This is a predicted structure of a 74-nucleotide RNA (transfer RNA) from a Pseudomonadota bacterium. The source organism's lineage runs through Bacteria, Pseudomonadati and Pseudomonadota. The coordinates come from a structure-prediction model, not an experiment, and the mean pLDDT is 81. Rfam family: tRNA. By type it is a transfer RNA.

[in-house]
RNA sequence: GCGCCCGUAGCUCAAAAGGAUAGAGCAGGCGGUUUCUACCCGUCAGGUUGGGGGUUCAAUUCCCUCCGGGCGCG
Numbered sequence: 001g002c003g004c005c006c007g008u009a010g011c012u013c014a015a016a017a018g019g020a021u022a023g024a025g026c027a028g029g030c031g032g033u034u035u036c037u038a039c040c041c042g043u044c045a046g047g048u049u050g051g052g053g054g055u056u057c058a059a060u061u062c063c064c065u066c067c068g069g070g071c072g073c074g
Base pairs, nucleotide, nucleotide: 001073002072003071004070005069006068007067010026011025012024013023019057028044029043030042031041032040050066051065052064053063054062
């Protein structure tokens, strides 16, 4: 330098032939249970879906570009 894949909550990941309020587990807050802690149960909060632009009535999803990471080729 070229090609391919990936980037979504603090962490690990879903959701995708464009459409329903973007979800789950763990972690965190609060409450219940317990003599206390842990386990367990209930509940709450947490997201510019890597940045920017484009297409569209509508983009996490499609297109372009940039950034970061991984793999391969040279």